[in-house]
RNA sequence: CGUUAUACGCAAGCGCCAGAACCGCUCCGGCGGUUGACGAGGUGGGAGGUUAAUCGAAAUUGUUCGGCGGGUGCCUCCCCGUUUUGCUUCCGAGCGCAGCCAUCCUGAAAACUUCCGGGCAACCGGAUCGACAGGCAGGAGGGCAGGAAGUCGA
Numbered sequence: 001c002g003u004u005a006u007a008c009g010c011a012a013g014c015g016c017c018a019g020a021a022c023c024g025c026u027c028c029g030g031c032g033g034u035u036g037a038c039g040a041g042g043u044g045g046g047a048g049g050u051u052a053a054u055c056g057a058a059a060u061u062g063u064u065c066g067g068c069g070g071g072u073g074c075c076u077c078c079c080c081g082u083u084u085u086g087c088u089u090c091c092g093a094g095c096g097c098a099g100c101c102a103u104c105c106u107g108a109a110a111a112c113u114u115c116c117g118g119g120c121a122a123c124c125g126g127a128u129c130g131a132c133a134g135g136c137a138g139g140a141g142g143g144c145a146g147g148a149a150g151u152c153g154a
Stems, first nucleotide, its partner, number of pairs: 001009002014069004019065001020035006038056003044079007080096005086151006099144003103140005114127005
């Protein structure tokens, strides 16, 4: 938020709005409304904890400010799987279709353009135009990476 309350279900740059800004009205006391994150990426199972939970783009007159809640983040423990230079087991150190590091190649959507619709307006919804990112994803080739026991081969 949906739903007749509970229940149940849904969302995750997700939800909400009391600060702030803007718009309309006003008997000037105030009332009503609008804005308040553009994509990419991110969940092995369980329990507990925690909040300023990754990356860049736009805008730059820098409100994507400020606040609350949630959340695939992070930490601890257990289990499972996986990497650790032939293999197996154990320990240690890392990871989660799965070790660490750097290099190269490829890869967004808003904004912008041109329109359509709604609204008195602030603004909102949709289509269209052609781009451009990154501690992200895929590919390429390269460098680095334990201990013990056993065992295969040379």

Annotation:
RNAcentral holds the sequence, with entries from Rfam. This is a predicted structure of a 154-nucleotide RNA (glmS glucosamine-6-phosphate activated ribozyme aptamer) from Anaerotruncus massiliensis (ex Liu et al. 2021). Lineage of the source: Bacteria > Bacillota > Eubacteriales > Oscillospiraceae > Anaerotruncus. The coordinates come from a structure-prediction model, not an experiment, and the mean pLDDT is 82. Of the family's consensus pairs, 84% are formed in the model. Rfam family: glmS glucosamine-6-phosphate activated ribozyme aptamer. Rfam classes the family as a riboswitch.